[in-house]
RNA sequence: GAGUUUGAUCCUGGCUCAGGACGAACGCUGGCGGCGGGCUUAACACAUGCAAGUCGAACGAGAAACCUGUAGCUUGCUACAGGUAGAGAGUGGCGCACGGGUGCGUAACGCGUAGACAACCUACCCUUAGAUGGGGAAUAACUUCUGGAAACGGGAGCUAAUACCGCAUAUUGUCAAUUUAUCGCAUGAUAGAUUGAUGAAAGCAUUAGCGUCUAAGGAUGGGUCUGCGUCGGAUUAGGUAGUUGGUGAGGUAAAAGCUCACCAAGCCGACGAUCCGUAGCUGGUCUGAGAGGAUGAUCAGCCACACUGGCACUGAGACACGGGCCAGACUCCUACGGGAGGCAGCAGUGAGGAAUAUUGGGCAAUGGGCGCAAGCCUGACCCAGCCACGCCGCGUGGUGGAUGACACCCCUAUGGGGCGUAAACACCUUUUAUGUGAGAAGAAACCCUGAUUCGUUCAGGUCUGACGGUAUCACAUGAAUAAGGACCGGCUAACUCCGUGCCAGCAGCCGCGGUAAUACGGAGGGUGCGAGCGUUGUCCGGAUUUAUUGGGUUUAAAGGGUGCGUAGGCGGCCUAUUAAGUCAGUGGUGAAAGGUAUCAGCUUAACUGAUGACGUGCCAUUGAAACUAAUGGGCUUGAGCACAGACGAGGUAGGCGGAAUUUAUGGUGUAGCGGUGAAAUGCAUAGAUACCAUAAAGAACACCGAUAGCGAAGGCAGCUUACUAGGCUGAGACUGACGCUGAGGCACGAAAGCGUGGGGAGCGAACAGGAUUAGAUACCCUGGUAGUCCACGCCGUAAACGAUGAUUACUGGAUGUGUGCGAUACACAGUACGCGUCUGAGCGAAAGCGUUAAGUAAUCCACCUGGGGAGUACGAUCGCAAGAUUGAAACUCAAAGGAAUUGACGGGGGUCCGCACAAGCGGUGGAGCAUGUGGUUUAAUUCGAUGAUACGCGAGGAACCUUACCUGGGCUAGAAUGCGAUUGACCUCUUCAGAGAUGAAGAUUUCUUCGGACAUGAAGCAAGGUGCUGCAUGGCUGUCGUCAGCUCGUGCCGUGAGGUGUUGGGUUAAGUCCCGCAACGAGCGCAACCCUUACUGUUAGUUGCCAGCAUGUUAUGAUGGGGACUCUAACAGGACUGCCUACGCAAGUAGAGAGGAAGGUGGGGACGACGUCAAGUCAUCAUGGCCCUUACGCCCAGGGCUACACACGUGCUACAAUGGGGGGUACAAAGGGUAGCUACCUGGUAACAGGAUGCCAAUCUCAAAAAGCUCCUCUCAGUUCGGAUUGAGGUCUGCAACUCGACCUCAUGAAGUUGGAAUCGCUAGUAAUCGCAUAUCAGCAAUGAUGCGGUGAAUACGUUCCCGGACCUUGUACACACCGCCCGUCAAGCCAUGGAAGUUGGGAGGACCUGAAGACAGUAACCGCAAGGAGCUGUUAAGGGUUAUACCAGUAACUAGGGCUAAGUCGUAACAAGGUAGCCGUACCGGAAGGUGUGGCUGGAUCACCUCCUUU
Repeated sequence: GAGUUUGAUCCUGGCUCAGGACGAACGCUGGCGGCGGGCUUAACACAUGCAAGUCGAACGAGAAACCUGUAGCUUGCUACAGGUAGAGAGUGGCGCACGGGUGCGUAACGCGUAGACAACCUACCCUUAGAUGGGGAAUAACUUCUGGAAACGGGAGCUAAUACCGCAUAUUGUCAAUUUAUCGCAUGAUAGAUUGAUGAAAGCAUUAGCGUCUAAGGAUGGGUCUGCGUCGGAUUAGGUAGUUGGUGAGGUAAAAGCUCACCAAGCCGACGAUCCGUAGCUGGUCUGAGAGGAUGAUCAGCCACACUGGCACUGAGACACGGGCCAGACUCCUACGGGAGGCAGCAGUGAGGAAUAUUGGGCAAUGGGCGCAAGCCUGACCCAGCCACGCCGCGUGGUGGAUGACACCCCUAUGGGGCGUAAACACCUUUUAUGUGAGAAGAAACCCUGAUUCGUUCAGGUCUGACGGUAUCACAUGAAUAAGGACCGGCUAACUCCGUGCCAGCAGCCGCGGUAAUACGGAGGGUGCGAGCGUUGUCCGGAUUUAUUGGGUUUAAAGGGUGCGUAGGCGGCCUAUUAAGUCAGUGGUGAAAGGUAUCAGCUUAACUGAUGACGUGCCAUUGAAACUAAUGGGCUUGAGCACAGACGAGGUAGGCGGAAUUUAUGGUGUAGCGGUGAAAUGCAUAGAUACCAUAAAGAACACCGAUAGCGAAGGCAGCUUACUAGGCUGAGACUGACGCUGAGGCACGAAAGCGUGGGGAGCGAACAGGAUUAGAUACCCUGGUAGUCCACGCCGUAAACGAUGAUUACUGGAUGUGUGCGAUACACAGUACGCGUCUGAGCGAAAGCGUUAAGUAAUCCACCUGGGGAGUACGAUCGCAAGAUUGAAACUCAAAGGAAUUGACGGGGGUCCGCACAAGCGGUGGAGCAUGUGGUUUAAUUCGAUGAUACGCGAGGAACCUUACCUGGGCUAGAAUGCGAUUGACCUCUUCAGAGAUGAAGAUUUCUUCGGACAUGAAGCAAGGUGCUGCAUGGCUGUCGUCAGCUCGUGCCGUGAGGUGUUGGGUUAAGUCCCGCAACGAGCGCAACCCUUACUGUUAGUUGCCAGCAUGUUAUGAUGGGGACUCUAACAGGACUGCCUACGCAAGUAGAGAGGAAGGUGGGGACGACGUCAAGUCAUCAUGGCCCUUACGCCCAGGGCUACACACGUGCUACAAUGGGGGGUACAAAGGGUAGCUACCUGGUAACAGGAUGCCAAUCUCAAAAAGCUCCUCUCAGUUCGGAUUGAGGUCUGCAACUCGACCUCAUGAAGUUGGAAUCGCUAGUAAUCGCAUAUCAGCAAUGAUGCGGUGAAUACGUUCCCGGACCUUGUACACACCGCCCGUCAAGCCAUGGAAGUUGGGAGGACCUGAAGACAGUAACCGCAAGGAGCUGUUAAGGGUUAUACCAGUAACUAGGGCUAAGUCGUAACAAGGUAGCCGUACCGGAAGGUGUGGCUGGAUCACCUCCUUU
């Protein structure tokens, strides 16, 4: 820096990523070289070899071999003597304490750093001075005897030394005493003088030489002490008896309780002792801007360890890795008696583990030991081997080459694009590779010779290479020998296709996958690295996410409930001194390596070297004196005391008072009272309730009373008395910084609760009963116990809140109020301390805070660090108990959260509208039938539509067809269409088989304007699908809703989402208009423009009309004619709140107003904003993808879509007299008609049939309109109502009425007597009622749908309520938006954890017993001339045993809660007033959420009131 909480926003906050690093491991891959690195685990066990020896110039002895001589003789052997030589072993010297390994232990003077030793040692080396005289006694080896399996010994005898022991001498040694000088912080030290005592030695070689002893000094290496620094835990708070100190003694190289005796009682610790856990420390390394954080491999310094534990010896040095003794565990040998061993040296083996190498070469170099030296030894070291483990370098070719090749991949696919100059091909190069040849540096010393100033000197000469025939060089050959792994949704560079279909899988976080996956798997392509690339693990960073640099605490996590006060921290003004902090200079140190700058060496780099700077620290020293500090002196403003005054529900104790309630008693009085939403339980005829009187009791104090007062907080209220505390004001007498804060500590601390004793009126957990309810362990009601009250003692917690710690200072205003003071004039208004409200700057994420800060600063305290687990568990402290305080982890999630925004929602509020309610009229729901749907049935009952917004819907018409379904029979380039060579027909007719499709056979056969038309149509190209997905889509449609809304530009406000505009006051049907306004304008909607209807005029006059004129008829616009009227159909006018009155600023509203055919949108229609419902439709059509292809396509016959116990919707007909039946009679509109409508005539009871005429329609026809009017009849009944059902007979359509048509006639005559809960439509030419027409259509199941006209009402007080909607506002834990969210028990699975009778193990400590080696002490017997030793005894002491306890860890029957897990159970607690406001503390109760009591909080909505404030 980014991703991730949200619909979006800002903030808080966690999680995650990009970077760097590694002794790494794993996966895939792998050409070379250089330089480095390589058991992080089992300090587990180790076979085998090697890793420390050397010196003959210390010593004795001396094998083999060689030479010489002598002897024997089997003439090349043996023996002897001498010489050279020096093996193996021994005495002795030096070394073995270095080098090498490991990190067990250790939280420590162990390490780091800086000092100290006047408290010390130092072999070998160097310097100086001196010495090296003279003796003695042994003992290995060896010889011999002997024990034992072995390891290893034992006895006797011989012998040497630079081995051992005396003696002599001795400086400046050491010790003791006396004394002088100088120095030091002190004890003291140094130097000198005098006296006394005491202490040495070793020789070898002979040419040089090498050694030995004493003393002093140096160098080197060590030892000890001290200041400071050095992990976590307080759920470890007290620890300590040699402990702390002193005196004396011992002891050590040396100070010291290091050890001992005695004396004293100290010492350490909240500045963290003790205990527990973990750990070698450092230079450095990694990271980081730094400060820091993490780390301590390789290299270097220090420490510790060497199988485990203890111990000393030797030595200059060890308590000793490859030495010793003892104990223990383990392994091995054994003759069973006893012995041997220690790879955390180099290799190597086993084991463990994710994991780490060769039983290599050489002493050539460097270094070490011994030696005079030659030299020997050296798994230190130098090299090589293995491993991409890391860093660095090189290569896998270069140039040209477009028919942009083939393959492969993608696409909009005759084609284009990508791979891609990539390849092929041509030319070139040769690092590397292979072959051949040449071939290093690392080597100079030591040694020898000479010189010499004697020096770690100079000159000359000889010898020496493991690596290695290596590096390197030259030549030759030939592109020849050499590329992979990861990733491609965002973060994060890189995209397409196919497969898969919440599967398989991916995933660092967010997340991806449920049929179009750039996220899985494969492919093509691409990106970034490259002999590597990824993954995993760990550390730092990002993380300002522990904040010193550099955070916070009103509401996000976080202020202690409040005060007093200890330690501590911080602290007013002036002055003097000091110099601890501070600052400056100088000196020392801060190892080397590393890091850094420059230069240099390997061809470069890594790597290495040289020089410089740095090393922020510590110590010492010199100086400065402002600030802090210390000490002294002074001051008054901070603080306090004294004086005066007023104030208050401040506290404690006592006394007194009235109202109310309940109870008791008496009286009056009678049937109810009480209670609720409604009731019931309860009380009451044994007299309640009500009223009156009297009495008693307990508790609380109306009015005053107030966002008024007091108190540190909790809290405090009748009146009064006593005691007591406080702040404030005034004035300025006194003290003189006496102050602030405050970890621990102490005190106070609502309510509930606990203990003891009282008290008990009312209220009232629990409990009981009654209701409510699905249930009701609740809300409501009736009772009612603890408790509430008092005294004393506990508890110590609350939403103990201003969710805001205390103190001090500073910084604008307005206004109200309490108590003082001052000044007064009833005005105005000052000052101090309180209590409130609003606003400015500033602050804040915002809300907000704003002199009572959440502003600006300072000091001190407390607290926070993601959510859950959890304020839980364990431990501890307190408590009588309840419980409180302190207070985790495993595990789990990617969020949890704050403020604000826009919506949505509310059993929140306000305003308004709608046939929404109300007021009315008529229906549905009951019956029969029609029709649609569900269900069921079926071979099939094709499919779709499903709350409103499906259900007389798609369908405006299923007998076949339709038809998509089922059964059966058939076809396969297919039933249809286009292009198309060809043909001349096609059509039509006949026969046969068949259910038909179909198959077979036959007959017949063009027109032409010559362009062609029509028909057929081979091959081929395009089939077809009512199969799936309406959740891939287009188009169309429904609904909210004809509701009045939905937005934009610019400006302004806000960090932002967003707001403003669009809100407000009016008005309207309307976001309609007006006014106001940080808004001004605009768009889509509204309205208007369009059609129709209502009036008039003009024009026109046939098929329409007929007033007047004429002709004709029994009669008729029938005819001539006419345009007046009706009408037709084109144009025009007309209505705009224009006029009047009232109200109003205006918009506008009201008025039976005027006028007008029509009046406030005149009625009706078309017209449907942004959007919502993944609404409906893939079966109208179109269309992506998927699927079928002798079938899911196509043809045909029959069947089905019409089934039928049932349920629902929509309708028709009725139930009758406002009616039925019969007769007569009147008045429409709008439509249809040639495959048609049909006048008229005849037949038939009729449906209809047979004739016949008109009409392609203002002409003819369907056509009769019906209700209505009038006359007659029926007289209240299952009827002369009603017509279902059924029987019989017909008519018509049609290939065909069986499943399954309509109609007619006769007969039959069911249910039904006005319909439960509930529910629908309608506000005027409307409802209701009455007919007519049309589309579809051969016919029709039409009672449907769409239109038309006739007759023609009732009612609307009004907006409380139901439903829907609009606007404003409010709350919200909702945003898939209340059909939301969400809590707890129970049941299931998984996971980690707590408790637990017990059980197992571990480390540390205590007590007692025992006690090896060693050391110390003592010691008469034994050894020794002696010194002394052995032995014995005691002390100490590793280890072992016994025992009791504490701690830690593992495990455990059983048990407890917790977490997680798409669709389990019970309820509904919370979020809206969440339907009883919620929450906090506490107590009781209940399956569970929870309920109730008591006190508290607002982080509660709504209504009303009061008070206060701001603006104008």

The RNA shown here (small-subunit ribosomal RNA) has 1512 nucleotides and comes from an uncultured prokaryote. RNAcentral holds the sequence, with entries from ENA. Rfam family: Bacterial small subunit ribosomal RNA. Rfam links the family to the GO terms ribosome and structural constituent of ribosome.